[in-house]
């Protein structure tokens, strides 16, 4: 070129007939210990990769861009 598939918390993934986003693991605080770990509560953390469009509403449907990653040539 040309097709496929993936982009969601700091890491790793969930999340379907469209309808206010979660989990574990890391962090931070509280308890527990003489103290650390390790275990238990809780807390904080997100422009759902960007840009339009569809709808009353889009993380999810549809078009474009951009990135990774596979395949074909």
């Nucleotide at each position: 070129g040309c097709c496929g598939a993936c982009g969601u918390a700091g890491c790793u993934c969930a999340g379907u007939u469209g309808g206010u986003a979660g989990a574990g693991c890391a962090a931070c605080g509280c308890a527990u210990u003489c103290g650390u770990a390790a275990u238990g509560c809780g807390u904080a953390g997100g422009u759902c990769a960007c840009c339009g469009g569809u709808u009353c509403g889009a993380u999810u449907c549809c078009g474009g861009u951009c990135g990774u990653c596979g395949g074909c040539u």
Molecule: transfer RNA
Organism: Bdellovibrio sp. ZAP7